[in-house]
RNA sequence: GGGGUCGUAGCUCAGCUGGUUAGAGCGCGUCCCUGAUAAGGACGAGGUCGGUGGUUCGAAUCCACCCGGCCCCA
Numbered sequence: 001g002g003g004g005u006c007g008u009a010g011c012u013c014a015g016c017u018g019g020u021u022a023g024a025g026c027g028c029g030u031c032c033c034u035g036a037u038a039a040g041g042a043c044g045a046g047g048u049c050g051g052u053g054g055u056u057c058g059a060a061u062c063c064a065c066c067c068g069g070c071c072c073c074a
Base pairs, nucleotide, nucleotide: 001073002072003071004070005069006068007067010026011025012024013023019057028044029043030042031041032040050066051065052064053063054062
């Protein structure tokens, strides 16, 4: 330098055939339960979907470029 792949909540990930409020598990907070913990139950907080632009009535999802991780070629 060229190519591929990944980037979504604190962590691991789903959603990527464009369309209703962006979700799960673990973790975190409050409450219930207990003599007290753990376990269990209820509720809740937490995300500008890596960035910028474009296409579209509408983008996490499609396109271009850029940034970062990993892999391959040179």